[in-house]
Context: one part of a larger RNA
RNA sequence: GCCGGCGAGUUACUCUAUCGUGCGAGGUUAACCGGUUGAAGCCGGGGAGCCGCAGGGAAACCGAGUCUGAAAAGGGCGACGAGUACGAUGGAGUAGACCCGAAGCCAAGUGAUCUAUCCAUGGUCAGGAUGAAGCUCUGGUAAAACAGAGUGGAGGUCCGAACCGAUUGGGGAUAAAAACCCACCGGAUGAGCUGUGGAUAGGGGUGAAAGGCUAAACAAACUUGGCGAUAGCUGGUUCUCCUCGAAAUGCUUUUAGGAGCAGCCUUAACAAGCUGUUGUUGUUGUAGAGCUCUGGAUGGGCUAGGGCGAAGAGAUUCGUACCAAACCCAAUCAAACUACGAAGGCGACAACAGUAUUUGUUAGGAGUGAGACUGCGAGGGAUAAGCUUCGUAGUCGAGAGGGGAAGAGCCCAGACCGUUGUCUAAGGUCUCAAAGUACCUGCUAAGUGUGAAAGGAUGUGGAGGUGCACAGACAGCCAGGAGGUUGGCUUAGAAGCAGCAAUCCUUCAAAGAGUGCGUAACAGCUCACUGGUCGAGCACUUCUGCGCCGAAGAUGUAACGGGGCUUAAGCAGGACACCGAAGGCACGGAACUAUAUAUGUUGGAUACAUAUAUAGUUGGUAGAGGAGCGUUCGGGAAGCUGACGAAGGUAACUCGUAAGGGUUACUGGAGGCAACCGAAGUGAGAAUGCCGGC
Numbered sequence: 001g002c003c004g005g006c007g008a009g010u011u012a013c014u015c016u017a018u019c020g021u022g023c024g025a026g027g028u029u030a031a032c033c034g035g036u037u038g039a040a041g042c043c044g045g046g047g048a049g050c051c052g053c054a055g056g057g058a059a060a061c062c063g064a065g066u067c068u069g070a071a072a073a074g075g076g077c078g079a080c081g082a083g084u085a086c087g088a089u090g091g092a093g094u095a096g097a098c099c100c101g102a103a104g105c106c107a108a109g110u111g112a113u114c115u116a117u118c119c120a121u122g123g124u125c126a127g128g129a130u131g132a133a134g135c136u137c138u139g140g141u142a143a144a145a146c147a148g149a150g151u152g153g154a155g156g157u158c159c160g161a162a163c164c165g166a167u168u169g170g171g172g173a174u175a176a177a178a179a180c181c182c183a184c185c186g187g188a189u190g191a192g193c194u195g196u197g198g199a200u201a202g203g204g205g206u207g208a209a210a211g212g213c214u215a216a217a218c219a220a221a222c223u224u225g226g227c228g229a230u231a232g233c234u235g236g237u238u239c240u241c242c243u244c245g246a247a248a249u250g251c252u253u254u255u256a257g258g259a260g261c262a263g264c265c266u267u268a269a270c271a272a273g274c275u276g277u278u279g280u281u282g283u284u285g286u287a288g289a290g291c292u293c294u295g296g297a298u299g300g301g302c303u304a305g306g307g308c309g310a311a312g313a314g315a316u317u318c319g320u321a322c323c324a325a326a327c328c329c330a331a332u333c334a335a336a337c338u339a340c341g342a343a344g345g346c347g348a349c350a351a352c353a354g355u356a357u358u359u360g361u362u363a364g365g366a367g368u369g370a371g372a373c374u375g376c377g378a379g380g381g382a383u384a385a386g387c388u389u390c391g392u393a394g395u396c397g398a399g400a401g402g403g404g405a406a407g408a409g410c411c412c413a414g415a416c417c418g419u420u421g422u423c424u425a426a427g428g429u430c431u432c433a434a435a436g437u438a439c440c441u442g443c444u445a446a447g448u449g450u451g452a453a454a455g456g457a458u459g460u461g462g463a464g465g466u467g468c469a470c471a472g473a474c475a476g477c478c479a480g481g482a483g484g485u486u487g488g489c490u491u492a493g494a495a496g497c498a499g500c501a502a503u504c505c506u507u508c509a510a511a512g513a514g515u516g517c518g519u520a521a522c523a524g525c526u527c528a529c530u531g532g533u534c535g536a537g538c539a540c541u542u543c544u545g546c547g548c549c550g551a552a553g554a555u556g557u558a559a560c561g562g563g564g565c566u567u568a569a570g571c572a573g574g575a576c577a578c579c580g581a582a583g584g585c586a587c588g589g590a591a592c593u594a595u596a597u598a599u600g601u602u603g604g605a606u607a608c609a610u611a612u613a614u615a616g617u618u619g620g621u622a623g624a625g626g627a628g629c630g631u632u633c634g635g636g637a638a639g640c641u642g643a644c645g646a647a648g649g650u651a652a653c654u655c656g657u658a659a660g661g662g663u664u665a666c667u668g669g670a671g672g673c674a675a676c677c678g679a680a681g682u683g684a685g686a687a688u689g690c691c692g693g694c
Base pairs, nucleotide, nucleotide: 001694002693003692004691005690006689011095012094013093014092015091016090017089018088019087020086021085022084023083026051027050028049032045033044034043035042036041055062056061065077066076067075068074098236099235101233105226106225107224108223109222110221116200117199118198119197120196121195122194123193124192125190127159128158129157130155134151135150136149137148138147139146163187164186165185168183169182170181171180202218204214205213206212239628240627241626242625243624244623249262250261251260252259253258263368264367265365266364267363268362269361270360271359272358273355274354275353276352277351278350279349280348281347282346283345284344288340289338290337294334295333296332298330299329300328301327303324305323306322307320308319309318310317311316371396372395373394374393375392376391377390378389379388380387401412402411403410416589417588418587419586421585422584423583427579428578429577430563431562432561436576439574440573441572442571443570449565455549456548459546460545461544462543463542464541465540466539467538468537476533477532478531479530480529482506483505484504488500489499512527516525517524590618591617592616593615594614595613596612597611598610599609600608601607629683631680632679633678634677635676639673640672641671648667649666650665651664652663653662654661655660
């Protein structure tokens, strides 16, 4: 891992709601006793007790009333008859209370054969090196000290086996091994190592101290018990079909992944409503607008106050291109501004339309209280985020189908079942791939389409505007481009052309006190401006369609899904076909709801059952409700069935909407059991489930 078996809402008591049955202003017995029997049963007794029949008040107490109160007032709570016992089901409480799961806490015990320390008694340490004290001799001294030689053999001394350890590297890592192997390494007469026996025990021991060790897991051992500890947490929770169908919000919470109440779902009963549109009538302060108020902010005017300057001995006066309150004019800004103010929202009433309905109330049962994205309106953030917090609508959640290449939240559309029928939606129609290589008119040349900004550009289409132009424009070419004058100032110089101020006059077809290059300054080249040549449009500008550049990324084209596409298979406009979904329609079938009709039940019925018709409905997680299938056991049953073959097994066929049922054949070899009713150890794929097999 697979297969098989086992595996989770039970039971008791109490309360509560609903349903059923009995009796009913009553209902009911408990323990216990008697009888009977195959029986735990049944029959009889037992009225103690409990619930109900009366409430109000703190109470005394009063009583269909009572309490409050001064009150015959008002008000509060009551009265105007339905309960009770048992059973079933839903729910709650108390119990382990659906099952499995802690780490832990406490108690009583068991452990020092591992290991820590200690006690007693034993054992053990190749070989080599060093050479303390002491002693002897010699020297030396007055004697000593001292020195030398020898002797001697000290040491938590040295080197190094056994022995004890474990430094570094490598190997090993489902190991040869739940701590090892190889090499290297530390100690090796000592605080050494070690045998045997013994001592210390769990908040205790022991510890040259690492929270170490205390029998392969020690910040409190192990075993058993309390114990099914507790677990607002995780996981799991077993057959079928049908009806409805949520929430991820508000308030509070030692509360935030949990709860209580409300909201939203469901079931029952009862009652009439609810929704939409239109109209009428209220309400509101948003969008916008505005500047009266509250504040912000700009310019001007007017003018207190201030600054500065001047006059005066001072008081004070005067001036002011400075600052500036209030006021005036103009133009403005605001979520916490409003003398205005929509669309819309909300309330009431009426009419019409819709409603298997829906809405409300009461009662039983829930789940939810982590939401997600998209559009729109806002706050936070950076007018960032697949960000965050609200409002509003939608979708997902709990929604399949078609489209979007792929893709919960986007677009279309809400799946009862069947049909190789048909029409459509979004989206598509060259091919992959169903349907136009379809039509009309333009645009694009960039493979733009098929990714992007500021910014840039004689790309190109369309619509304008202003000028110039056959009395010749625009571009090119030919020619001219002069004089006063080297204007004045400045300057070493300044002559059109460093700079400053000024910018006149003349000749002329035209020519600036000069557009640029240039010189030290001149010179020189050129332009403006004019004539000629040429011969038809030219220049500038605004708006707009489609394009161009701007444009760099990591495995491989890789920014149309691919191929590929250029009067398109791109873009824009128009018009016509077709394809396309679980949508619509058609045909057949099922269930449910409402209404109608018929039949039956019945004393009768609007109740129940069945049938038919019509209309409608049937996605679904949590969850509520309904109806069933099957398993084991009991009654049925002293019955039925079985060796002419039970249960079980294998296979085929068949019936039913499903769980499932049946028949036949083979196998098997001795039990099995109907309708109907009852009771449960009642259904397995998941729990790192448990046990077994492989």